[in-house]
This is a predicted complex of two RNAs, RNase P RNA and transfer RNA, with 439 nucleotides together.
RNA sequence: GGAGUCGGCCAGACAGCCGCUCUCCCCAUUCCAUGAAAGGGGAGGGAGGAAAGUCCGGGCUCCACAGGGCAGGGUGCCAGGUAACGCCUGGGCGGCGCGAGCCGAUGGAAAGUGCCACAGAAAACAUACCGCCUAAGCAUUCUUAUAUAAGAGUGCCGGUAAGGGUGAAAAGGUGCGGUAAGAGCGCACCGCGCCGGUGGCAACACGCGGUGGCAGGGUAAACCCCAUCCGGAGCAAGGCCAAAUAGGGGGACCAUGAUGCGGCCCGCAUCGUUCCCGGGUAGGUCGCUUGAGGUGCGCGGUGACGCGCAUCCCAGAUGAAUGGCUGUCCACGACAGAACCCGGCUUAUCGGCCGACUCCUUUA
RNA sequence: UGGGACGUCGCCAAGCGGUAAGGCACCAGGUUUUGAUCCUGGUAUGCGCAGGUUCGAAUCCUGCCGUCCCAACCA
Numbered sequence: 001g002g003a004g005u006c007g008g009c010c011a012g013a014c015a016g017c018c019g020c021u022c023u024c025c026c027c028a029u030u031c032c033a034u035g036a037a038a039g040g041g042g043a044g045g046g047a048g049g050a051a052a053g054u055c056c057g058g059g060c061u062c063c064a065c066a067g068g069g070c071a072g073g074g075u076g077c078c079a080g081g082u083a084a085c086g087c088c089u090g091g092g093c094g095g096c097g098c099g100a101g102c103c104g105a106u107g108g109a110a111a112g113u114g115c116c117a118c119a120g121a122a123a124a125c126a127u128a129c130c131g132c133c134u135a136a137g138c139a140u141u142c143u144u145a146u147a148u149a150a151g152a153g154u155g156c157c158g159g160u161a162a163g164g165g166u167g168a169a170a171a172g173g174u175g176c177g178g179u180a181a182g183a184g185c186g187c188a189c190c191g192c193g194c195c196g197g198u199g200g201c202a203a204c205a206c207g208c209g210g211u212g213g214c215a216g217g218g219u220a221a222a223c224c225c226c227a228u229c230c231g232g233a234g235c236a237a238g239g240c241c242a243a244a245u246a247g248g249g250g251g252a253c254c255a256u257g258a259u260g261c262g263g264c265c266c267g268c269a270u271c272g273u274u275c276c277c278g279g280g281u282a283g284g285u286c287g288c289u290u291g292a293g294g295u296g297c298g299c300g301g302u303g304a305c306g307c308g309c310a311u312c313c314c315a316g317a318u319g320a321a322u323g324g325c326u327g328u329c330c331a332c333g334a335c336a337g338a339a340c341c342c343g344g345c346u347u348a349u350c351g352g353c354c355g356a357c358u359c360c361u362u363u364a
Numbered sequence: 365u366g367g368g369a370c371g372u373c374g375c376c377a378a379g380c381g382g383u384a385a386g387g388c389a390c391c392a393g394g395u396u397u398u399g400a401u402c403c404u405g406g407u408a409u410g411c412g413c414a415g416g417u418u419c420g421a422a423u424c425c426u427g428c429c430g431u432c433c434c435a436a437c438c439a
Stems, first nucleotide, its partner, number of pairs: 001360010012329007020046008029037003048335001052346002055344005060234004067266004072230005077091005092106001093104004107225002112223002114219003129164002131160003137156008172190006191214001192212005197206003238286004248277006257271004279438003293312008330333001365435007374388003382419001390406005412428005
């Protein structure tokens, strides 16, 4: 100098003017008066890394502060972190990359069931289309020969799974021996299973020891098995105040019932419940933002994270605020807007900055 | 804001691991004097998009995109 990997951060800046919303304070006015209402002024706060999708997990609220069983659903190597998780960290295993690093729904197919179209002999208790082989058995032909014999061939009965062929996938691989031809049939090496040993908390690893000729295709994002977790509903949850009315009519079930409870049974609680038609009000307030909170320092840990101390308060609306104009500057500004709150994941996103590391080349 | 369902030719709609039925519509032919009806035949096109599992995906899984529906209180 070039190419690249990982992690973190920012999300136009500054100034002026005019607005919006929330909290607090002040002024003057009104009233049913230590308070409230509308008005004016001042000070302070005012969107995000994803506020999004609503895909997971939790808090909170109500229903038994939630219970037992079946069914159903989620997750899935190991260890740890956490309030919890399908998240994160570290490790194992497999794959990719020269490397820094990256990717992986990565339990079980030697419990059971199902499926594997077409092709192919056969798609799973193996089997035999072409091929290879005639050692044994039967039949038969030819040749040689004096001959009961020898040789060659054909068919049957057979043997075989080396080779060909089919397919996404075909019952360990290579070599030597062996054989009629072959074959873990035997042996060597590789692979695999089981038992033990060593290391590791474990997953797992081992150029460790022994043993078995070899378990026997794929699919579990098919049913399933194993382990583990899960009660339901959601701030339109739920509480209080106010206002209003025809406290009406009909259907269903009624204590062996109905509802809470979304599928069932048990259990618990309550006593009428539920649906339709009709009627009324659609106002206020609490929930509402101080929280598994932010920042800094120290300590422990490889790390996720935890502990301690100090310090800060940082949107809370309900037609719903966070905007508009002007000026200057630059790298010319992306995706996008809170609505009960957090932890994650996923998706969208113009550009820029910082740190750590890898590879190549060159120079000293 | 919360909860739920769905997406297959132009329209309706079946299929839910083995290469996508059927109807309407369209085109051509026949019937008819002509048109409609009816009969016969047919092209092409379609599984919302992307990725994964699998030999093989409309179907199974994951993530996006789009459409639709339902939710106040009192008595």

It holds a member of the Rfam family "Bacterial RNase P class A". Rfam links the family to the GO terms tRNA processing, dimeric ribonuclease P complex and ribonuclease P activity.